The prediction has a mean pLDDT of 77. This is a predicted structure of a 364-nucleotide RNA (Bacterial RNase P class A) from marine gamma proteobacterium HTCC2089. Lineage of the source: Bacteria > Pseudomonadati > Pseudomonadota > Gammaproteobacteria. Its Rfam family is "Bacterial RNase P class A". By type it is a ribozyme. The model forms 98% of the base pairs in the Rfam consensus.

RNA sequence: AGAGUCAGCUGGGCAGUCGCCGGCAGUUUAUCUAGUAUAAGCUGCGGGAGGAAAGUCCGGGCUCCAUAGGGCAGGGUGCCAGGUAACUCCUGGGGGGCGUGAGCCUACGGAAAGUGCAGCAGAGAGUAGACCGCCAGCUUCAGUUUCGACUGUCGUUGGUAAGGGUGAAAGGGUGCGGUAAGAGCGCACCGCGCGAGUGGUAACACUUCGUGGCAUGGUAAACCCCACUUGGAGCAAGGCCAAAUAGAGAUCUGUCGACGCGGCCCGCGUUGGAUCUGGGUAGGCCGCUUGAGGCUGUUGGUGACGACAGCCCUAGAUGAAUGACUGUUCACGACAAAACCCGGCUUAUAGGCUGACUCUCAAU
Numbered sequence: 001a002g003a004g005u006c007a008g009c010u011g012g013g014c015a016g017u018c019g020c021c022g023g024c025a026g027u028u029u030a031u032c033u034a035g036u037a038u039a040a041g042c043u044g045c046g047g048g049a050g051g052a053a054a055g056u057c058c059g060g061g062c063u064c065c066a067u068a069g070g071g072c073a074g075g076g077u078g079c080c081a082g083g084u085a086a087c088u089c090c091u092g093g094g095g096g097g098c099g100u101g102a103g104c105c106u107a108c109g110g111a112a113a114g115u116g117c118a119g120c121a122g123a124g125a126g127u128a129g130a131c132c133g134c135c136a137g138c139u140u141c142a143g144u145u146u147c148g149a150c151u152g153u154c155g156u157u158g159g160u161a162a163g164g165g166u167g168a169a170a171g172g173g174u175g176c177g178g179u180a181a182g183a184g185c186g187c188a189c190c191g192c193g194c195g196a197g198u199g200g201u202a203a204c205a206c207u208u209c210g211u212g213g214c215a216u217g218g219u220a221a222a223c224c225c226c227a228c229u230u231g232g233a234g235c236a237a238g239g240c241c242a243a244a245u246a247g248a249g250a251u252c253u254g255u256c257g258a259c260g261c262g263g264c265c266c267g268c269g270u271u272g273g274a275u276c277u278g279g280g281u282a283g284g285c286c287g288c289u290u291g292a293g294g295c296u297g298u299u300g301g302u303g304a305c306g307a308c309a310g311c312c313c314u315a316g317a318u319g320a321a322u323g324a325c326u327g328u329u330c331a332c333g334a335c336a337a338a339a340c341c342c343g344g345c346u347u348a349u350a351g352g353c354u355g356a357c358u359c360u361c362a363a364u
Stems, first nucleotide, its partner, number of pairs: 001360010012329007020048002023045009032035001050335001054346002057344005062234004069266004074230005079093005094108001095106004109225002114223002116219002131164002133160006141152004172190006191214001192212005197206003238286004248277006257271005293312008
């Protein structure tokens, strides 16, 4: 100097004018139920969209079913240990894979419980083999002969799986011995299975020891088996007030019944239930923002995170609030707007800034 990897911050600023929503304090007017009640103004002081508010993918808080359970089915997760309210999240380790490396990815329980699947090629693809070969016997033909037999060739029988071929993958690998020719057939080493030892909480690891010629593949992101776990619906949940109508009509069934608890069974609860026709209302208030909250410091831990102390209150709209204008500065402005709340994950993101680490080149 260049190229990368990981993590973090920011996402326009400053000043002014008018406008919008909400809070606190004061004050004015009107009303009647005479209270800081209701409604409307005025003044002053504060506050007012995000790092993802998006996706609606997970987990919860909260509300109701509901008085509150058990089991099955169904669903979810899947290496180990921690964190957390909890999780499919996060942290740290282990195994496997990628990268020169910093680092990154991981749908990582089980294939001897069972079933299924793998085109073509190939002899044979898992109780998986003999095409070309190699060896031996018999035999056709030919040649040689020291007349014992030998060599080549056609056919056939038996043995073989070391060599070759096919394939993504072929019956552990290398070497030596042995054999008619071979083959873990035997042996040495490596590999693999089982048992022990050592280290580690564990997953797991090992220049450790013993033993066995040796289980014979892949796929579970196929069905399946195993372990753990799991009610449902959701703020349009749910509750209160006011107003209005028709406390309407018809049919079926009725405590041995029916209904409710997502499906089924048990159990529990209620006492009516189901279907159809017709009519009224759709207004206001609560839920609604003080939280598993934020910031700072100290402290424990490799870390996620925890403990202690202090300080702070930070949007609550409801056809939906922050908009318009001016000046200046600058990086000339990306992705993009809360609707019950919180913890994560995923996706999008112009530009600017910072830290640590890796590799390459050059100079000293």